Predicted 3D model of a 469-nucleotide part of an RNA (small-subunit ribosomal RNA, 3' major domain) from an uncultured bacterium. The RNAcentral record of the full RNA draws on Greengenes. It matches the Rfam family "Bacterial small subunit ribosomal RNA". The coordinates come from a structure-prediction model, not an experiment, and the mean pLDDT is 86.
Context: one part of a larger RNA
């Protein structure tokens, strides 16, 4: 001057409390310890590791194991000598890398040779996901989107420091406003950016359609109203009003408004903490290895299973199932690619291609919703595991070790112990779509839209943070 207290005073926040819904119970899914293993590579471990690095392990990936090969080496600079075209194709060994053999081509020059490829042989560099994140840069989690952190000059004290930052208010906020040995600045707060919610002004094609005509269809003609598109702008500022407050900052109600007191949601992370996390993203200092710890291939591992834990998904059903019939989304993707209408198959899915480089074509029929009909409380017409058998699709290749369809099978599981986690509004809950990564593969991620609550007396208490003392 810090920190800390089962010290005090004052505040905050889904921290408690009041609500709604999980999770721990079961079956699967996936990630971790343990185990096992010839290997089941590596890292990450209280919140802040455990659907995490991996936004996608059948070889590849791929770092691990066996086993075959190579050693100027898979890849890349230069140097020196010597060959010859290398690639490509073919055969023979052989898993494969590779080895051996044959064939066939360079460009200028009339040629000698030049020159670019490429090969060999030697040398100077090579490689290393080999160790140290407690040598290290970048980059990042947190504490916390908390409201702090500091600095110049003054002035106080021998000093270490203090003041200033504190005091009385207020605020989401060290936000403001008053007062004071301070006055004054900087880094954060706010705004300034992006979205989103109202309107206007441009502009109407692919997008729209109120009036006229047409049409099976905004299909066409037309139209520039409305939706919507996207581009400037306009609004909100506690401006106005009343009421409280020190005549202040502000704070309560109210007008007006599409929005009122930060209008929602984002980006943004201050000085620092945890020697916090990553040498395996990439960079790097040290040490290491150098016919291996380098690299190339096959093949197997990462998928293993007595257990244990996180974190999901689908039920346990009638606010449900099941069969039929109808309606309404936004986000975004596509040419090595989406693929429409037609046709075959119960299906998955095939044939076959119009259209489309997309506000045009297409993914793409959204599903919970709603009518209508059935089931009648049962382990069932609830649930779907697991298992046989047919089969589809992607790949060279689905045995280890992929999806997805039919057809049969029909398992635990009647709502869940102690504990515990998530939410304050277009949220929770609940239904689907969509995209990355991707040949193929999502119960995971990231976005997207439909339906749509319930509850907050309060601040003793758990927890985590702030000022003062």
């Nucleotide at each position: 001057u810090g920190a800390c207290g089962g010290g005090g005073g004052c505040c905050c926040g889904c921290a408690c409390a009041a609500g709604c819904g999980g999770u721990g119970g079961a079956g699967g899914a996936u990630g971790u310890u343990g185990u096992u293993u010839a290997a089941u590579u590596c890292g990450a471990c209280g919140c802040a590791a455990c659907g995490c690095g991996a936004a996608g392990a059948a070889c590849c990936u791929u770092a691990c194991c066996u086993g075959g090969g190579c050693u100027c080496g898979a890849a890349c600079g230069g140097c020196a000598c010597g060959g010859u075209a290398a690639a490509c194709u073919c055969c023979u060994g052989g898993a494969a890398a590779c080895a051996g053999g044959g064939g066939c081509u360079g460009u200028g020059g009339c040629a000698a040779c030049a020159c670019g490829a490429u090969c060999g042989u030697g040398c100077c560099g090579a490689g290393g996901u080999g160790c140290u994140g407690c040598a290290u840069g970048g980059c990042u989690g947190u504490c916390g989107u908390c409201a702090g952190c500091u600095c110049g000059u003054g002035u106080c004290g021998u000093g270490a420091g203090a003041u200033g930052u504190u005091g009385g208010g207020u605020u989401a906020a060290g936000u403001c406003c008053c007062g004071c040995a301070a006055c004054g600045a900087g880094c954060g707060c706010a705004a300034c950016c992006c979205u989103u919610g109202u309107c206007g002004u441009u502009a109407g094609u692919u997008a729209c359609c109120a009036g006229c005509a047409u049409u099976c269809a905004g299909u066409u003609g037309g139209g520039g109203a409305c939706u919507c598109u996207a581009a400037c702008g306009a609004g909100a500022c506690u401006g106005c009003c009343g009421g409280u407050g020190a005549u202040a900052a502000a704070c309560c109600g109210g007008a007006g408004g599409a929005a009122g007191g930060u209008g929602g949601g984002g980006a943004u992370g201050a000085c620092g903490u945890c020697a916090a996390g990553u040498c395996a993203u990439c960079a790097u200092g040290g040490c290491c290895c150098u016919u291996a710890c380098g690299u190339c291939c096959a093949g197997g591992g990462c998928u293993a299973c007595a257990a244990a834990c996180g974190u999901c998904c689908u039920a346990c059903a009638a606010u449900g199932g099941c069969c039929g019939a109808g309606a309404c989304a936004a986000c975004g993707g596509g040419u090595c690619g989406c693929a429409a209408g037609a046709c075959c198959g119960c299906g998955a899915g095939g044939u076959g291609g119009a259209g489309c480089u997309a506000a045009u074509c297409u993914c793409u029929u959204a599903a919970a919703c709603u009518c209508g009909g059935u089931c009648c409380c049962a382990g069932u017409u609830c649930a779907g595991a697991u298992u046989g058998g047919a089969g589809g699709c992607u790949g060279c290749a689905a045995u280890u070790c992929g999806c997805c369809u039919c057809c049969a099978u029909g398992a635990a599981g009647u709502c869940g112990g102690a504990a515990u986690c998530g939410c304050u509004a277009g949220u929770a809950a609940u239904c689907g779509c969509a995209g990355a990564u991707c040949a193929g593969c999502a119960u995971g991620c990231u976005g997207c839209g439909g339906u749509g609550a319930a509850u907050a007396c309060g601040u003793u208490c758990c927890c985590g943070g702030g000022c003062c003392u």